About this RNA
A computed fold for a 499-nucleotide part of an RNA from an uncultured bacterium, annotated as small-subunit ribosomal RNA, 5' domain. Its mean pLDDT, the model's own confidence on a scale to 100, is 85. Rfam family: Bacterial small subunit ribosomal RNA.
[in-house]
Context: one part of a larger RNA
RNA sequence: CAUGCAAGUCGAGCGAGGCCUUGGAAUUGGAGUCCUUCGGGAUGAAGAGUCCUUGGCCUAGCGGCGGACGGGUGAGUAACGCGUGGGCAACCUACCCCAAAGUCCGGGAUAACAGUGGGAAACCGCUGCUAAUACCGGAUGGCUUUACCUGAGGGCAUCCUCGGGUAAAGAAAGGUUACGCUUUGGGAUGGGCCCGCGUCCCAUUAGCUAGUUGGUGAGGUAACGGCUCACCAAGGCGACGAUGGGUAGCCGGCCUGAGAGGGUGAACGGCCACACUGGGACUGAGACACGGCCCAGACUCCUACGGGAGGCAGCAGUAGGGAAUAUUGCGCACUGGGCGGAAGCCUGACGCAGCGACGCCGCGUGAGCGAAGAAGGCCUUCGGGUCGUAAAGCUCUGUCCUUGGGGAAGAAGGCGAAAGCUUGACGGUACCCAAGAAGAAAGCCCCGGCUAACUACGUGCCAGCAGCCGCGGUAAUACGUAGGGGGCGAGCGUUGUCC
Numbered sequence: 001c002a003u004g005c006a007a008g009u010c011g012a013g014c015g016a017g018g019c020c021u022u023g024g025a026a027u028u029g030g031a032g033u034c035c036u037u038c039g040g041g042a043u044g045a046a047g048a049g050u051c052c053u054u055g056g057c058c059u060a061g062c063g064g065c066g067g068a069c070g071g072g073u074g075a076g077u078a079a080c081g082c083g084u085g086g087g088c089a090a091c092c093u094a095c096c097c098c099a100a101a102g103u104c105c106g107g108g109a110u111a112a113c114a115g116u117g118g119g120a121a122a123c124c125g126c127u128g129c130u131a132a133u134a135c136c137g138g139a140u141g142g143c144u145u146u147a148c149c150u151g152a153g154g155g156c157a158u159c160c161u162c163g164g165g166u167a168a169a170g171a172a173a174g175g176u177u178a179c180g181c182u183u184u185g186g187g188a189u190g191g192g193c194c195c196g197c198g199u200c201c202c203a204u205u206a207g208c209u210a211g212u213u214g215g216u217g218a219g220g221u222a223a224c225g226g227c228u229c230a231c232c233a234a235g236g237c238g239a240c241g242a243u244g245g246g247u248a249g250c251c252g253g254c255c256u257g258a259g260a261g262g263g264u265g266a267a268c269g270g271c272c273a274c275a276c277u278g279g280g281a282c283u284g285a286g287a288c289a290c291g292g293c294c295c296a297g298a299c300u301c302c303u304a305c306g307g308g309a310g311g312c313a314g315c316a317g318u319a320g321g322g323a324a325u326a327u328u329g330c331g332c333a334c335u336g337g338g339c340g341g342a343a344g345c346c347u348g349a350c351g352c353a354g355c356g357a358c359g360c361c362g363c364g365u366g367a368g369c370g371a372a373g374a375a376g377g378c379c380u381u382c383g384g385g386u387c388g389u390a391a392a393g394c395u396c397u398g399u400c401c402u403u404g405g406g407g408a409a410g411a412a413g414g415c416g417a418a419a420g421c422u423u424g425a426c427g428g429u430a431c432c433c434a435a436g437a438a439g440a441a442a443g444c445c446c447c448g449g450c451u452a453a454c455u456a457c458g459u460g461c462c463a464g465c466a467g468c469c470g471c472g473g474u475a476a477u478a479c480g481u482a483g484g485g486g487g488c489g490a491g492c493g494u495u496g497u498c499c
Stems, first nucleotide, its partner, number of pairs: 001317001003316003008065003013062002016059005023052003027048002032043004072274003081199008091191002096187008104138004113128006143170012174179001200246003207237003212234008249271004253264004276297005299310004327353001329352003335349001336347004366396004376387004401436006410426001413422003443488005448469003454483005464471002
């Protein structure tokens, strides 16, 4: 960075629009039936649109909750960032739980929609209408806040806790099948702030500092604080390493080691930081917000040249870079999350599958019998030795493989009055049974000493080997090949790196 997907959901908050449907009304419609003096008359099904009504479905908008979780990455950061132990008498906490009290009377708007206009588009303007669990005013106050008066208790200081009185201010939302709303106290959970201690290298960095250090007052914050501002004082830090430079996310852990220690910070878990680069705030219980907004910058794309759109360090995938690292897969069946009363919807979290001996573990490539020992290779003192029970051959077995048959657990739950019905991506997988068949499956390194494993030929300080010592210049167990042997084995060697 093309493309797709990764955050939505609620119609039981609201108006509106569309589709289907039950019943009714009038209108239209005329099949068919009856009568007929054959001119026609009467009755009247289906269908069509309109209005009212019953029920259901869909959803652009308003509104609510969620998008601050989950997922990614390690750039920055040597810092209260992290670890550990404490503190808050200086704080917040939506949803959830417990308890107390309440939920009264009104009002004006605005999207959607309709009309109209502008624009290539993105989108935007104007006019008119309308609803609410959207917004606003008033009432009430068990309760809370503030001010004053007052009682009791307590503390490490500023003070804290509990109670009484007066005054002022402060609430609400309805929907209707068991859901909500408001105020207050408590809980639970999650966070914020502060402090002690610990936390790499360089002194070939020795001085650093102006909101700097402290005070008074004010502002600001959920809250303390020079956090910010005004004024005042002149302080504060530093060889116990300030400041500067380099490097680095930190930890539980992981590797190594008898331990002490050394190294490290992939995967899993906790914390932190970041989300194209830099800056900013808005909304909100919570953000200075990865898939929100605004500004600036670099880059890419669209354009009718006026102007617009974008941000994979989410999951896949592409290009480039590189020695090198995967599928544009399946499913929400499980676990968990968001919304919902629920059904359910969403969920690249997650559960699975695919690719890669990348690692670890397990299994197989057959088993038994089979010659004083085939053929062949190699060596030879030419007698023989060795490969070697190895092969062949005979008798078996069936892991794995193929074919056929059977076939899961993982499912809790949901619906229903009950009886009962129903939910599996993996997967026709695991596993089981039967049949066939030794058939389909062995390599790599080494053999001078360290270090386990030796001969022959070739070569002749050449060609070469090599971790160290060192081998090779005509009999090389050290080079190359062969036979033999040693070691490991679906691996084996090499290189880099840590102990």